[in-house]
RNA sequence: GGGCUGGUAGCAUAAUUGGGAAUGCGCUUCAUUUGCAAUGAAGAAGAUUGGGUUCAAAUCCCACCAUGUCCA
Repeated sequence: GGGCUGGUAGCAUAAUUGGGAAUGCGCUUCAUUUGCAAUGAAGAAGAUUGGGUUCAAAUCCCACCAUGUCCA
RNA backbone atom coordinates (compact mmCIF):
# COMPACT_ATOMS: atom_id res chain seq x y z
P G A 1 -0.87 3.79 3.61
O5' G A 1 -0.87 2.83 2.30
C5' G A 1 -0.67 3.36 1.00
C4' G A 1 -0.68 2.24 0.00
C3' G A 1 -1.93 1.36 0.00
O3' G A 1 -3.01 1.91 -0.70
C1' G A 1 0.00 0.00 0.00
P G A 2 -4.49 1.62 -0.23
O5' G A 2 -4.74 0.11 -0.69
C5' G A 2 -4.77 -0.24 -2.06
C4' G A 2 -4.84 -1.72 -2.24
C3' G A 2 -6.01 -2.43 -1.56
O3' G A 2 -7.23 -2.31 -2.28
C1' G A 2 -4.03 -3.61 -1.11
P G A 3 -8.63 -2.43 -1.51
O5' G A 3 -8.76 -3.99 -1.17
C5' G A 3 -8.90 -4.92 -2.21
C4' G A 3 -9.04 -6.32 -1.66
C3' G A 3 -10.11 -6.52 -0.60
O3' G A 3 -11.41 -6.64 -1.15
C1' G A 3 -8.11 -7.55 0.10
P C A 4 -12.68 -6.10 -0.37
O5' C A 4 -12.81 -7.12 0.84
C5' C A 4 -13.09 -8.48 0.60
C4' C A 4 -12.97 -9.29 1.88
C3' C A 4 -13.83 -8.83 3.05
O3' C A 4 -15.19 -9.26 2.95
C1' C A 4 -11.65 -9.24 3.81
P U A 5 -16.34 -8.43 3.64
O5' U A 5 -16.09 -8.70 5.20
C5' U A 5 -16.25 -10.00 5.75
C4' U A 5 -15.92 -10.01 7.23
C3' U A 5 -16.70 -9.05 8.09
O3' U A 5 -17.99 -9.52 8.42
C1' U A 5 -14.41 -8.97 8.66
P G A 6 -19.21 -8.50 8.38
O5' G A 6 -19.11 -7.79 9.81
C5' G A 6 -19.38 -8.53 10.99
C4' G A 6 -18.79 -7.83 12.18
C3' G A 6 -19.28 -6.42 12.44
O3' G A 6 -20.52 -6.38 13.12
C1' G A 6 -16.94 -6.43 12.51
P G A 7 -21.24 -4.94 13.33
O5' G A 7 -20.31 -4.26 14.42
C5' G A 7 -20.65 -3.00 14.97
C4' G A 7 -19.51 -2.41 15.73
C3' G A 7 -19.78 -1.01 16.27
O3' G A 7 -19.11 -0.82 17.49
C1' G A 7 -17.99 -0.92 14.74
P U A 8 -19.83 -1.22 18.86
O5' U A 8 -21.38 -1.00 18.57
C5' U A 8 -21.93 0.31 18.47
C4' U A 8 -23.38 0.31 18.91
C3' U A 8 -23.64 -0.23 20.30
O3' U A 8 -23.37 0.71 21.33
C1' U A 8 -25.21 -1.15 18.78
P A A 9 -22.69 0.19 22.69
O5' A A 9 -23.70 0.62 23.82
C5' A A 9 -24.00 2.02 24.02
C4' A A 9 -24.33 2.30 25.47
C3' A A 9 -23.40 1.65 26.49
O3' A A 9 -23.22 2.55 27.58
C1' A A 9 -25.61 0.95 26.88
P G A 10 -21.95 3.47 27.64
O5' G A 10 -20.94 2.63 28.58
C5' G A 10 -19.63 3.13 28.87
C4' G A 10 -18.90 2.11 29.72
C3' G A 10 -18.76 0.75 29.09
O3' G A 10 -17.63 0.64 28.26
C1' G A 10 -19.66 0.52 31.27
P C A 11 -17.75 -0.18 26.89
O5' C A 11 -17.72 -1.69 27.38
C5' C A 11 -16.55 -2.25 27.98
C4' C A 11 -16.77 -3.70 28.36
C3' C A 11 -17.29 -4.59 27.24
O3' C A 11 -16.26 -5.04 26.37
C1' C A 11 -18.57 -4.94 29.19
P A A 12 -16.63 -5.40 24.85
O5' A A 12 -17.52 -6.70 24.97
C5' A A 12 -16.95 -7.93 25.45
C4' A A 12 -17.99 -9.03 25.47
C3' A A 12 -18.76 -9.24 24.18
O3' A A 12 -18.05 -10.01 23.22
C1' A A 12 -20.26 -9.22 25.98
P U A 13 -18.40 -9.88 21.65
O5' U A 13 -19.99 -9.72 21.65
C5' U A 13 -20.75 -10.20 20.54
C4' U A 13 -22.09 -10.70 21.03
C3' U A 13 -23.26 -10.44 20.08
O3' U A 13 -23.33 -11.39 19.03
C1' U A 13 -23.89 -9.83 22.28
P A A 14 -23.93 -10.92 17.64
O5' A A 14 -25.51 -10.77 17.96
C5' A A 14 -26.26 -11.91 18.26
C4' A A 14 -27.70 -11.59 18.57
C3' A A 14 -28.54 -10.98 17.45
O3' A A 14 -28.93 -11.94 16.49
C1' A A 14 -29.05 -9.95 19.52
P A A 15 -29.12 -11.45 14.97
O5' A A 15 -30.38 -10.49 15.01
C5' A A 15 -31.67 -11.01 15.32
C4' A A 15 -32.66 -9.89 15.55
C3' A A 15 -32.84 -8.93 14.39
O3' A A 15 -33.74 -9.43 13.42
C1' A A 15 -32.53 -7.70 16.38
P U A 16 -33.55 -9.03 11.91
O5' U A 16 -33.25 -10.49 11.32
C5' U A 16 -32.77 -10.62 9.99
C4' U A 16 -33.16 -11.96 9.44
C3' U A 16 -34.64 -12.17 9.21
O3' U A 16 -35.07 -11.66 7.96
C1' U A 16 -33.74 -14.01 10.40
P U A 17 -36.45 -10.89 7.82
O5' U A 17 -35.99 -9.75 6.81
C5' U A 17 -35.28 -8.63 7.32
C4' U A 17 -34.04 -8.38 6.46
C3' U A 17 -34.35 -7.70 5.12
O3' U A 17 -33.45 -6.63 4.92
C1' U A 17 -33.07 -9.70 4.81
P G A 18 -33.85 -5.55 3.81
O5' G A 18 -34.56 -4.41 4.70
C5' G A 18 -34.06 -4.14 5.99
C4' G A 18 -34.88 -3.07 6.67
C3' G A 18 -36.38 -3.31 6.70
O3' G A 18 -36.94 -2.73 7.87
C1' G A 18 -35.97 -1.32 5.56
P G A 19 -37.54 -3.71 8.98
O5' G A 19 -38.56 -2.76 9.72
C5' G A 19 -38.07 -1.57 10.38
C4' G A 19 -39.22 -0.71 10.86
C3' G A 19 -40.36 -1.47 11.56
O3' G A 19 -40.94 -0.64 12.55
C1' G A 19 -41.20 -0.40 9.65
P G A 20 -40.63 -1.04 14.09
O5' G A 20 -39.65 0.03 14.77
C5' G A 20 -40.09 1.30 15.12
C4' G A 20 -40.88 1.31 16.41
C3' G A 20 -40.08 1.14 17.69
O3' G A 20 -39.55 2.35 18.15
C1' G A 20 -42.02 -0.21 17.77
P A A 21 -37.97 2.51 18.25
O5' A A 21 -37.37 1.06 18.53
C5' A A 21 -37.16 0.64 19.86
C4' A A 21 -36.17 -0.47 19.94
C3' A A 21 -35.55 -0.67 21.32
O3' A A 21 -36.39 -1.42 22.18
C1' A A 21 -33.85 -0.70 19.67
P A A 22 -36.17 -1.34 23.78
O5' A A 22 -35.59 -2.78 24.14
C5' A A 22 -36.44 -3.92 24.00
C4' A A 22 -35.62 -5.18 23.91
C3' A A 22 -34.78 -5.56 25.13
O3' A A 22 -35.56 -6.14 26.16
C1' A A 22 -33.53 -5.87 23.15
P U A 23 -34.95 -6.18 27.66
O5' U A 23 -33.91 -7.38 27.61
C5' U A 23 -34.35 -8.70 27.39
C4' U A 23 -33.18 -9.68 27.32
C3' U A 23 -32.23 -9.67 28.51
O3' U A 23 -32.75 -10.36 29.64
C1' U A 23 -30.99 -9.71 26.50
P G A 24 -32.32 -9.89 31.11
O5' G A 24 -30.82 -10.44 31.27
C5' G A 24 -30.56 -11.83 31.24
C4' G A 24 -29.06 -12.09 31.23
C3' G A 24 -28.26 -11.35 32.29
O3' G A 24 -28.32 -11.97 33.57
C1' G A 24 -27.19 -11.15 30.21
P C A 25 -28.33 -11.05 34.90
O5' C A 25 -26.83 -10.53 34.98
C5' C A 25 -25.77 -11.44 35.21
C4' C A 25 -24.43 -10.80 34.97
C3' C A 25 -24.13 -9.54 35.78
O3' C A 25 -23.75 -9.81 37.12
C1' C A 25 -23.52 -9.19 33.54
P G A 26 -24.22 -8.78 38.27
O5' G A 26 -23.55 -7.39 37.85
C5' G A 26 -22.14 -7.23 37.90
C4' G A 26 -21.72 -5.91 37.28
C3' G A 26 -22.24 -4.66 37.94
O3' G A 26 -21.54 -4.32 39.13
C1' G A 26 -22.46 -4.46 35.61
P C A 27 -22.31 -3.67 40.37
O5' C A 27 -22.80 -2.25 39.82
C5' C A 27 -21.85 -1.24 39.46
C4' C A 27 -22.54 0.05 39.08
C3' C A 27 -23.59 0.55 40.07
O3' C A 27 -23.01 1.24 41.19
C1' C A 27 -24.45 0.65 37.88
P U A 28 -23.74 1.15 42.61
O5' U A 28 -25.03 2.06 42.42
C5' U A 28 -24.91 3.46 42.18
C4' U A 28 -26.27 4.10 42.05
C3' U A 28 -27.27 3.76 43.14
O3' U A 28 -27.07 4.52 44.34
C1' U A 28 -28.32 3.56 41.04
P U A 29 -27.45 3.89 45.75
O5' U A 29 -29.04 3.92 45.74
C5' U A 29 -29.75 5.15 45.68
C4' U A 29 -31.24 4.94 45.54
C3' U A 29 -31.85 3.98 46.56
O3' U A 29 -32.08 4.60 47.83
C1' U A 29 -32.65 3.45 44.42
P C A 30 -32.06 3.67 49.17
O5' C A 30 -33.41 2.84 49.04
C5' C A 30 -34.66 3.50 49.05
C4' C A 30 -35.79 2.53 48.76
C3' C A 30 -35.86 1.29 49.63
O3' C A 30 -36.45 1.55 50.91
C1' C A 30 -36.13 0.65 47.38
P A A 31 -36.05 0.66 52.17
O5' A A 31 -36.73 -0.77 51.86
C5' A A 31 -38.15 -0.88 51.77
C4' A A 31 -38.56 -2.29 51.41
C3' A A 31 -37.97 -3.40 52.27
O3' A A 31 -38.67 -3.56 53.48
C1' A A 31 -37.79 -3.99 49.97
P U A 32 -37.85 -3.91 54.83
O5' U A 32 -37.37 -5.41 54.63
C5' U A 32 -38.33 -6.45 54.45
C4' U A 32 -37.67 -7.72 53.98
C3' U A 32 -36.50 -8.21 54.81
O3' U A 32 -36.92 -8.91 55.96
C1' U A 32 -35.92 -8.28 52.52
P U A 33 -36.48 -8.36 57.43
O5' U A 33 -34.93 -8.73 57.50
C5' U A 33 -34.51 -10.08 57.48
C4' U A 33 -33.01 -10.17 57.60
C3' U A 33 -32.37 -9.30 58.67
O3' U A 33 -32.46 -9.88 59.98
C1' U A 33 -31.17 -9.08 56.64
P U A 34 -32.88 -8.98 61.20
O5' U A 34 -31.61 -8.05 61.41
C5' U A 34 -31.70 -6.91 62.26
C4' U A 34 -30.32 -6.33 62.54
C3' U A 34 -29.48 -6.10 61.30
O3' U A 34 -29.77 -4.86 60.70
C1' U A 34 -28.21 -7.28 62.94
P G A 35 -29.86 -4.87 59.04
O5' G A 35 -28.34 -5.09 58.58
C5' G A 35 -27.37 -4.09 58.80
C4' G A 35 -25.99 -4.60 58.44
C3' G A 35 -25.84 -5.14 57.03
O3' G A 35 -25.64 -4.13 56.07
C1' G A 35 -24.89 -6.66 58.57
P C A 36 -26.18 -4.39 54.57
O5' C A 36 -25.18 -5.48 53.97
C5' C A 36 -23.82 -5.16 53.74
C4' C A 36 -23.02 -6.38 53.36
C3' C A 36 -23.50 -7.10 52.11
O3' C A 36 -23.08 -6.51 50.88
C1' C A 36 -23.07 -8.66 53.82
P A A 37 -24.03 -6.61 49.59
O5' A A 37 -24.06 -8.18 49.26
C5' A A 37 -22.92 -8.83 48.74
C4' A A 37 -23.11 -10.33 48.72
C3' A A 37 -24.22 -10.85 47.82
O3' A A 37 -23.83 -10.98 46.47
C1' A A 37 -24.39 -11.85 49.95
P A A 38 -24.88 -10.58 45.29
O5' A A 38 -26.00 -11.69 45.42
C5' A A 38 -25.71 -13.05 45.15
C4' A A 38 -26.84 -13.95 45.58
C3' A A 38 -28.21 -13.61 44.98
O3' A A 38 -28.40 -14.15 43.69
C1' A A 38 -28.42 -13.85 47.31
P U A 39 -29.23 -13.33 42.58
O5' U A 39 -30.70 -13.25 43.21
C5' U A 39 -31.46 -14.45 43.41
C4' U A 39 -32.76 -14.16 44.12
C3' U A 39 -33.64 -13.10 43.49
O3' U A 39 -34.40 -13.61 42.40
C1' U A 39 -33.47 -12.67 45.78
P G A 40 -34.71 -12.63 41.14
O5' G A 40 -35.84 -11.66 41.69
C5' G A 40 -37.09 -12.21 42.13
C4' G A 40 -37.92 -11.15 42.78
C3' G A 40 -38.11 -9.85 42.00
O3' G A 40 -39.10 -9.95 41.00
C1' G A 40 -37.56 -9.33 44.23
P A A 41 -38.94 -9.09 39.65
O5' A A 41 -39.30 -7.62 40.13
C5' A A 41 -40.60 -7.33 40.63
C4' A A 41 -40.67 -5.90 41.13
C3' A A 41 -40.19 -4.83 40.15
O3' A A 41 -41.16 -4.51 39.17
C1' A A 41 -39.29 -4.41 42.28
P A A 42 -40.66 -4.04 37.69
O5' A A 42 -40.12 -2.56 37.96
C5' A A 42 -41.02 -1.56 38.41
C4' A A 42 -40.27 -0.32 38.86
C3' A A 42 -39.36 0.32 37.81
O3' A A 42 -40.07 1.11 36.87
C1' A A 42 -38.22 0.16 39.86
P G A 43 -39.45 1.27 35.37
O5' G A 43 -38.13 2.14 35.60
C5' G A 43 -38.24 3.47 36.10
C4' G A 43 -36.87 4.04 36.43
C3' G A 43 -35.91 4.20 35.29
O3' G A 43 -36.19 5.36 34.50
C1' G A 43 -34.78 3.28 37.14
P A A 44 -35.67 5.41 33.00
O5' A A 44 -34.13 5.81 33.16
C5' A A 44 -33.78 7.03 33.78
C4' A A 44 -32.28 7.11 33.99
C3' A A 44 -31.45 6.94 32.72
O3' A A 44 -31.30 8.16 32.02
C1' A A 44 -30.59 5.55 34.43
P A A 45 -31.34 8.14 30.41
O5' A A 45 -29.97 7.40 30.01
C5' A A 45 -28.73 7.95 30.42
C4' A A 45 -27.64 6.94 30.24
C3' A A 45 -27.58 6.29 28.88
O3' A A 45 -26.90 7.09 27.92
C1' A A 45 -27.46 4.62 30.53
P G A 46 -27.72 7.67 26.67
O5' G A 46 -27.49 6.59 25.55
C5' G A 46 -26.53 6.82 24.55
C4' G A 46 -26.13 5.55 23.87
C3' G A 46 -26.56 5.47 22.40
O3' G A 46 -25.68 6.21 21.56
C1' G A 46 -26.93 3.40 23.50
P A A 47 -26.23 6.92 20.24
O5' A A 47 -26.22 5.73 19.19
C5' A A 47 -25.22 5.72 18.17
C4' A A 47 -24.82 4.30 17.86
C3' A A 47 -24.39 4.09 16.41
O3' A A 47 -23.44 3.04 16.39
C1' A A 47 -26.29 2.81 16.81
P U A 48 -22.41 2.74 15.26
O5' U A 48 -21.18 3.72 15.45
C5' U A 48 -20.64 3.94 16.71
C4' U A 48 -19.59 5.02 16.68
C3' U A 48 -19.96 6.24 15.88
O3' U A 48 -20.75 7.16 16.61
C1' U A 48 -17.78 5.53 15.28
P U A 49 -21.90 8.01 15.83
O5' U A 49 -21.04 8.99 14.90
C5' U A 49 -20.15 9.93 15.47
C4' U A 49 -19.39 10.66 14.40
C3' U A 49 -20.23 11.24 13.27
O3' U A 49 -20.84 12.47 13.62
C1' U A 49 -18.38 10.10 12.36
P G A 50 -22.29 12.82 12.98
O5' G A 50 -21.92 13.20 11.47
C5' G A 50 -20.96 14.22 11.20
C4' G A 50 -20.68 14.30 9.72
C3' G A 50 -21.91 14.25 8.82
O3' G A 50 -22.58 15.50 8.75
C1' G A 50 -20.24 12.82 7.95
P G A 51 -24.06 15.57 8.13
O5' G A 51 -23.76 15.51 6.55
C5' G A 51 -24.76 15.07 5.66
C4' G A 51 -24.15 14.62 4.35
C3' G A 51 -25.12 13.94 3.39
O3' G A 51 -25.89 14.89 2.66
C1' G A 51 -23.19 12.62 3.60
P G A 52 -27.49 14.68 2.61
O5' G A 52 -27.67 13.53 1.55
C5' G A 52 -27.03 13.62 0.28
C4' G A 52 -27.04 12.32 -0.45
C3' G A 52 -28.39 11.64 -0.59
O3' G A 52 -29.18 12.20 -1.63
C1' G A 52 -26.78 10.05 0.07
P U A 53 -30.79 12.16 -1.51
O5' U A 53 -31.18 10.63 -1.71
C5' U A 53 -30.88 9.96 -2.92
C4' U A 53 -31.34 8.52 -2.86
C3' U A 53 -32.75 8.31 -2.39
O3' U A 53 -33.70 8.51 -3.44
C1' U A 53 -31.31 6.82 -1.27
P U A 54 -35.02 9.43 -3.17
O5' U A 54 -35.90 8.54 -2.19
C5' U A 54 -36.30 7.25 -2.58
C4' U A 54 -36.83 6.48 -1.39
C3' U A 54 -37.87 7.22 -0.55
O3' U A 54 -39.18 7.18 -1.14
C1' U A 54 -36.29 6.19 0.86
P C A 55 -40.07 8.50 -1.13
O5' C A 55 -40.48 8.69 0.39
C5' C A 55 -41.13 9.89 0.83
C4' C A 55 -41.65 9.71 2.25
C3' C A 55 -40.66 9.13 3.24
O3' C A 55 -39.80 10.13 3.78
C1' C A 55 -42.71 7.98 3.41
P A A 56 -38.25 9.77 3.91
O5' A A 56 -38.21 8.65 5.04
C5' A A 56 -38.61 8.97 6.37
C4' A A 56 -38.76 7.71 7.21
C3' A A 56 -37.51 6.85 7.32
O3' A A 56 -36.62 7.30 8.33
C1' A A 56 -39.37 5.49 6.81
P A A 57 -35.08 7.38 7.99
O5' A A 57 -34.60 5.84 7.98
C5' A A 57 -34.90 5.01 9.12
C4' A A 57 -33.77 4.02 9.37
C3' A A 57 -32.43 4.65 9.76
O3' A A 57 -31.75 3.78 10.63
C1' A A 57 -32.17 3.44 7.76
P A A 58 -31.98 3.87 12.15
O5' A A 58 -30.84 2.94 12.79
C5' A A 58 -29.49 3.38 12.73
C4' A A 58 -28.57 2.17 12.75
C3' A A 58 -28.52 1.40 11.45
O3' A A 58 -27.60 1.93 10.54
C1' A A 58 -28.79 -0.08 13.30
P U A 59 -27.98 2.04 8.96
O5' U A 59 -28.27 0.52 8.54
C5' U A 59 -27.21 -0.45 8.59
C4' U A 59 -27.73 -1.83 8.32
C3' U A 59 -28.26 -2.07 6.90
O3' U A 59 -27.92 -3.37 6.45
C1' U A 59 -29.98 -2.46 8.45
P C A 60 -26.71 -3.55 5.46
O5' C A 60 -27.21 -2.71 4.17
C5' C A 60 -28.02 -3.33 3.18
C4' C A 60 -28.20 -2.39 2.00
C3' C A 60 -26.99 -1.53 1.61
O3' C A 60 -26.05 -2.25 0.82
C1' C A 60 -28.93 -0.19 1.66
P C A 61 -24.50 -1.92 0.95
O5' C A 61 -24.37 -0.54 0.16
C5' C A 61 -24.62 -0.48 -1.21
C4' C A 61 -24.40 0.94 -1.74
C3' C A 61 -23.08 1.59 -1.33
O3' C A 61 -21.99 1.18 -2.15
C1' C A 61 -24.85 3.11 -0.98
P C A 62 -20.51 1.15 -1.52
O5' C A 62 -20.13 2.68 -1.40
C5' C A 62 -20.04 3.49 -2.57
C4' C A 62 -19.70 4.92 -2.22
C3' C A 62 -18.54 5.13 -1.27
O3' C A 62 -17.28 5.01 -1.90
C1' C A 62 -20.34 6.49 -0.61
P A A 63 -16.00 4.47 -1.10
O5' A A 63 -15.61 5.71 -0.18
C5' A A 63 -15.22 6.93 -0.77
C4' A A 63 -15.13 8.03 0.25
C3' A A 63 -14.28 7.75 1.47
O3' A A 63 -12.89 7.93 1.24
C1' A A 63 -16.32 8.68 2.17
P C A 64 -11.83 7.05 2.06
O5' C A 64 -11.85 7.72 3.50
C5' C A 64 -11.47 9.07 3.66
C4' C A 64 -11.79 9.56 5.05
C3' C A 64 -11.18 8.77 6.20
O3' C A 64 -9.82 9.09 6.44
C1' C A 64 -13.45 9.19 6.67
P C A 65 -8.88 8.00 7.03
O5' C A 65 -9.41 7.79 8.52
C5' C A 65 -9.31 8.84 9.45
C4' C A 65 -10.02 8.47 10.75
C3' C A 65 -9.53 7.20 11.42
O3' C A 65 -8.35 7.42 12.18
C1' C A 65 -11.88 7.17 11.34
P A A 66 -7.12 6.39 12.08
O5' A A 66 -7.52 5.19 13.05
C5' A A 66 -7.53 5.40 14.47
C4' A A 66 -8.49 4.44 15.14
C3' A A 66 -8.17 2.95 14.97
O3' A A 66 -7.16 2.49 15.85
C1' A A 66 -10.42 3.30 14.47
P U A 67 -6.31 1.20 15.44
O5' U A 67 -7.31 -0.03 15.60
C5' U A 67 -7.85 -0.33 16.88
C4' U A 67 -8.67 -1.61 16.85
C3' U A 67 -8.00 -2.82 16.25
O3' U A 67 -7.06 -3.43 17.12
C1' U A 67 -10.21 -2.68 15.45
P G A 68 -5.77 -4.21 16.50
O5' G A 68 -6.38 -5.54 15.87
C5' G A 68 -6.99 -6.51 16.71
C4' G A 68 -7.70 -7.57 15.89
C3' G A 68 -6.85 -8.27 14.84
O3' G A 68 -6.02 -9.29 15.37
C1' G A 68 -8.91 -7.65 13.89
P U A 69 -4.62 -9.63 14.69
O5' U A 69 -5.01 -10.33 13.32
C5' U A 69 -5.72 -11.57 13.33
C4' U A 69 -6.18 -11.93 11.93
C3' U A 69 -5.11 -11.97 10.87
O3' U A 69 -4.35 -13.17 10.89
C1' U A 69 -6.97 -10.80 10.05
P C A 70 -2.83 -13.18 10.33
O5' C A 70 -2.99 -13.12 8.75
C5' C A 70 -3.56 -14.21 8.05
C4' C A 70 -3.80 -13.87 6.60
C3' C A 70 -2.59 -13.40 5.81
O3' C A 70 -1.76 -14.47 5.39
C1' C A 70 -4.42 -11.97 5.37
P C A 71 -0.23 -14.22 5.11
O5' C A 71 -0.24 -13.32 3.78
C5' C A 71 -0.67 -13.88 2.56
C4' C A 71 -0.65 -12.84 1.46
C3' C A 71 0.69 -12.12 1.27
O3' C A 71 1.64 -12.90 0.54
C1' C A 71 -1.08 -10.56 1.23
P A A 72 3.21 -12.75 0.81
O5' A A 72 3.54 -11.31 0.22
C5' A A 72 3.44 -11.06 -1.17
C4' A A 72 3.56 -9.58 -1.49
C3' A A 72 4.82 -8.91 -0.95
O3' A A 72 5.95 -9.15 -1.78
C1' A A 72 2.95 -7.58 -0.44